Description:
The part of an RNA shown here (small-subunit ribosomal RNA, 5' domain) has 533 nucleotides and comes from an uncultured prokaryote. The coordinates come from a structure-prediction model, not an experiment, and the mean pLDDT is 82.
Context: one part of a larger RNA
RNA sequence: ACGAACGCUGGCGGCAGGCCUAACACAUGCAAGUCGAACGAGAAAGCCCUUCGGGGUGAGUACAGUGGCGAACGGGUGAGUAACGCGUGGGUAACCUGCCCUCGAGCAGGGGAUAACACUUCGAAAGAGGUGCUAAUACCGUAUAAGACCACGGUCCCUCGGGAUUGUGGCCAAAGGUGGGGAUCUUCGGACCUGCCGCUUGAGGAUGGGCCCGCGUGCCAUUAGAUAGUUGGUGAGGUAAAAGCUCACCAAGUCGAAGAUGGCUAGCUGGUCUGAGAGGAUGAUCAGCCACACUGGGACUGAGACACGGCCCAGACUCCUACGGGAGGCAGCAGUGGGGAAUAUUGCGCAAUGGGCGAAAGCCUGACGCAGCAACGCCGCGUGUGUGACGAAGGCCCUUGGGUCGUAAAGCACUGUUGAGAGGAACGAGCCGGCAGGGGUUAAUAGCCUCUGCCCCGACGGUACCUCUUUAGAAAGCACCGGCUAACUCCGUGCCAGCAGCCGCGGUAAUACGGAGGGUGCAAGCGUUGUUC
Numbered sequence: 001a002c003g004a005a006c007g008c009u010g011g012c013g014g015c016a017g018g019c020c021u022a023a024c025a026c027a028u029g030c031a032a033g034u035c036g037a038a039c040g041a042g043a044a045a046g047c048c049c050u051u052c053g054g055g056g057u058g059a060g061u062a063c064a065g066u067g068g069c070g071a072a073c074g075g076g077u078g079a080g081u082a083a084c085g086c087g088u089g090g091g092u093a094a095c096c097u098g099c100c101c102u103c104g105a106g107c108a109g110g111g112g113a114u115a116a117c118a119c120u121u122c123g124a125a126a127g128a129g130g131u132g133c134u135a136a137u138a139c140c141g142u143a144u145a146a147g148a149c150c151a152c153g154g155u156c157c158c159u160c161g162g163g164a165u166u167g168u169g170g171c172c173a174a175a176g177g178u179g180g181g182g183a184u185c186u187u188c189g190g191a192c193c194u195g196c197c198g199c200u201u202g203a204g205g206a207u208g209g210g211c212c213c214g215c216g217u218g219c220c221a222u223u224a225g226a227u228a229g230u231u232g233g234u235g236a237g238g239u240a241a242a243a244g245c246u247c248a249c250c251a252a253g254u255c256g257a258a259g260a261u262g263g264c265u266a267g268c269u270g271g272u273c274u275g276a277g278a279g280g281a282u283g284a285u286c287a288g289c290c291a292c293a294c295u296g297g298g299a300c301u302g303a304g305a306c307a308c309g310g311c312c313c314a315g316a317c318u319c320c321u322a323c324g325g326g327a328g329g330c331a332g333c334a335g336u337g338g339g340g341a342a343u344a345u346u347g348c349g350c351a352a353u354g355g356g357c358g359a360a361a362g363c364c365u366g367a368c369g370c371a372g373c374a375a376c377g378c379c380g381c382g383u384g385u386g387u388g389a390c391g392a393a394g395g396c397c398c399u400u401g402g403g404u405c406g407u408a409a410a411g412c413a414c415u416g417u418u419g420a421g422a423g424g425a426a427c428g429a430g431c432c433g434g435c436a437g438g439g440g441u442u443a444a445u446a447g448c449c450u451c452u453g454c455c456c457c458g459a460c461g462g463u464a465c466c467u468c469u470u471u472a473g474a475a476a477g478c479a480c481c482g483g484c485u486a487a488c489u490c491c492g493u494g495c496c497a498g499c500a501g502c503c504g505c506g507g508u509a510a511u512a513c514g515g516a517g518g519g520u521g522c523a524a525g526c527g528u529u530g531u532u533c
Base pairs, nucleotide, nucleotide: 001531002530004529005528006527007526008525011381012380013379014378015377018373019339024337025336026335028334029333030332033069034068035067038066039065046057047056048055049054076292077291078290085217086216087215088214089213090212091211092210095209096208100205101204102203103202104201105200106199108142110140111139117132118131119130120129121128122127149170150169151168152167153166154165155164156163157162176197177196178195179194180193181192184191185190218264219263220262225255226254227253230252231251232250233249234248235247236246237245267289268288269287270286271282272281273280274279294315295314296313297312298311317328318327319326320325345371347370348369349368353367354365355364356363357362384414385413386412387411394405395404396403397402418474419470420469421468422467423466424465428460433455434454435453436452437451438450439449440448441447477522478521479520480519481518482503483502484501488517489516490515491514492513498505499504
């Protein structure tokens, strides 16, 4: 010094931390959705009316489906990894980058399907199939197309596939939605104008990543040789991209006592602890990077994954079954069993911060903000203050004179922190939205932008905090006292019982064992154990 544990004890608050062991197995709930301003379809309960047939509302709501974006973030763990994994400094003329920002150009005209739905078949279920209908910002042609890209050429600069420019040929795009509207047209849907969102293409930026290199980054030589895709070349494949990354052929190389190869151990770092420093030890919490997601393997989708709460295969395990077949993965938050010396609630809320989706309102968010548990740690406060000698009683010691506990207590006078009770009562809230008014844009009093005023929004929480009332009342222990090491006497015991970190104590006067009185040290803690310096 500690993510500690154990023993005794325990009043309060603030802040921080809390499975170090079995990367053991998991019941249950929640942890990733959202968009109707992309699209088609579309209930019911309830309520109201009724001529009892039904109609209206609920409601274009709910539940589903197509489609888009997100789900690759956030959260967990440290098994593996001694490695370009990490740290640091570089390279990429060998690369990618959705959403975001800036600038340029464009969004024409068509087509065929399909889910949902209806009918139906199989199945215990999970689910699967058939027929028919339909929409789109879903899908597919056509048109146009600068640039990009490809092929063959030219010129200039230059550092391998870089930059600028140029000729011919080839190839490649799109999608709409919504708010408002004076005139004109209108099939009354709209065209058209305008604002916003979106789509396609190109250039640049920003952000995030991929790959490569120098140096640094454990122990064992009682591990001395290792290596066949191995080392290099040519060609081909492959990737966003260099490369034996992969393959065919050719050559025989390549690494190694400056420690190869092998074995053991281990996530790395900023940091943390210690120390005067050098150094040593360490890598909980917080932050950056990496790796993993029941075990092993694989790809799909996508800007991004070889994907914790996606898919497929194999395996172990658990569960359901009509025995034919199916389902699952807490190293997310709680929680359970187990292991262990040992580590918490199946809590509240999206009010704040942040994230996803959405034009927005908003929805989702076990991230997060809070609360709960345990002295686990650090810090702060309290358990009273003043006065009080007859030095009371009592205990202990005694040379019997006395000494000591000791101003300690009692008594008297105060205070009210904390506690208890009562009342008041937050900051964290700024937005968004609604209403009213002003300004700008505009053809416009729509819409949009902006300003002012009022209203609306708090889990924590009737909490913090403040005031009043009340009573010294409810709040001290633990270890030690032979030397090291601050603190001494009596009794008991008699090498017994016991103590002990080391030296060592105990065999009849033990300051060392046990008890008592007294003392010393810390104090809501004190000791012990463990580990590190």